[in-house]
């Protein structure tokens, strides 16, 4: 320096205010009812890119070198749904349900500026957002005290 093996620990936010009433109480007045429906309001996982910015080093200087941070929609990953498996596990065997494995699916950007060059900067304005529930959900419940992209400590340690 560190392939690799092992222990650990972290790993997701988010309707503030109006309106309306499907319905449900009373059945006389009235009253209650949607974070879901309008109107507005609010959030952006994870690695990667980086023309930004901060810092630091180094130059006579123009620059050059190094770390930090920086995209919800540019690249890919991740949870969720579905399909399929001759391994495992639920004592055996079917059904069933995990585990692993494969493969499917699986959202969303423009305009004007700058500029050599913009997907990424600066201005605007737009857009997205798993299943189940329930008055039609990105924000409430719920599988989920899960699980997981990964991030970071630690101990051993080829070479």
């Nucleotide at each position: 320096u560190g392939a690799g093996a092992c222990c650990u620990u972290c790993g997701g936010g988010g309707c503030a205010g109006g309106g309306u009433g499907a319905g449900c109480c009373a059945g006389a007045a009235g009253g209650c009812a949607a974070u879901u429906c309008c109107c507005g309001a609010c959030c952006g996982g994870u690695g990667g890119u980086a023309a930004g910015c901060c810092g630091g080093c180094u130059u006579c200087g123009u620059g050059g070198c190094c770390g930090g941070c920086g995209a919800g929609c540019c690249c890919a990953c991740g949870a969720g749904c579905c399909c399929g498996g001759a391994u495992c596990c639920g004592u055996c065997c079917c059904c069933c349900g995990g585990a692993c494995c494969g493969g499917g699916u699986u959202g969303a950007c423009c305009u004007g500026g700058u500029g050599c060059a913009a997907a990424g900067c600066c201005a605007g304005g737009g857009c997205c957002g798993a299943c189940g529930g329930u008055a039609a959900a990105g924000u409430c419940c719920g599988g989920a005290u899960g699980g997981a992209a990964g991030a970071g400590g630690g101990u051993c340690g080829a070479c």
A computed fold for a 159-nucleotide RNA from a Bacillota bacterium, annotated as FMN riboswitch aptamer (RFN element). Its Rfam family is "FMN riboswitch aptamer (RFN element)". Rfam links the family to the GO term FMN binding. The organism belongs to Bacillota, within Bacteria. It was read from a public genome assembly, where an Rfam model found it.